[in-house]
Molecule: transfer RNA
Organism: Candidatus Helarchaeota archaeon
RNA sequence: GCCGAGGUAGCUUAGGUCGGGAGAGCGCUGGACUGAAGAUCCAGUUGUCGUGAGUUCAAAUCUCACCCUCGGCG
Numbered sequence: 001g002c003c004g005a006g007g008u009a010g011c012u013u014a015g016g017u018c019g020g021g022a023g024a025g026c027g028c029u030g031g032a033c034u035g036a037a038g039a040u041c042c043a044g045u046u047g048u049c050g051u052g053a054g055u056u057c058a059a060a061u062c063u064c065a066c067c068c069u070c071g072g073c074g
Stems, first nucleotide, its partner, number of pairs: 001073007010026004020057001027045006050066005
């Protein structure tokens, strides 16, 4: 340099091939339970969806450029 995969909550990630509500698990906070803790149960908690631009009434999703991570080729 070329090709491919990926970047979404504190962490692991789904969703992208159908454009319209941003979700799950873990974690964290409060409560119940316990002598206490763990487990379990209940309630709550948090996202400029890598950055910028474009298309559109509307973009995590489509298009373009760039940044970063991983793998392959040279």